[in-house]
The prediction has a mean pLDDT of 85. A computed fold for an 88-nucleotide RNA from Methylotenera mobilis 13, annotated as c-di-GMP-I riboswitch aptamer. The sequence was found by an Rfam model in a public genome assembly. It matches the Rfam family "c-di-GMP-I riboswitch aptamer". Rfam links the family to the GO term cyclic-di-GMP binding. NCBI's taxonomy places the organism under Bacteria, Pseudomonadota, Methylophilaceae, Methylotenera, Methylotenera mobilis.
RNA sequence: AUUUGUAAAAGGCAAACUCUGCUGAAAAGCGAGGGCGCAAAAUCACCGGUCUAAGGGGCGUCAGUUCUAGGAUAGCGGGAGUGCCAGA
Repeated sequence: AUUUGUAAAAGGCAAACUCUGCUGAAAAGCGAGGGCGCAAAAUCACCGGUCUAAGGGGCGUCAGUUCUAGGAUAGCGGGAGUGCCAGA
């Protein structure tokens, strides 16, 4: 430097759910507990997917309805650059 994750060590992260509060229009995020799982379950919305629809647009019988991401998801997949331990 490349490659692999069978076994081990040091450790790391933390799904559902619960609690209290906060941010947000919502999706969702943050904190504490919890631990399903994870060898990149660390980082980045570049590509596809999914969720939401405040604002904006369309329709409207003015009740609503529909489209839309500059929002969200990195624990949906791909990609990018990086990283611990061990083996080859």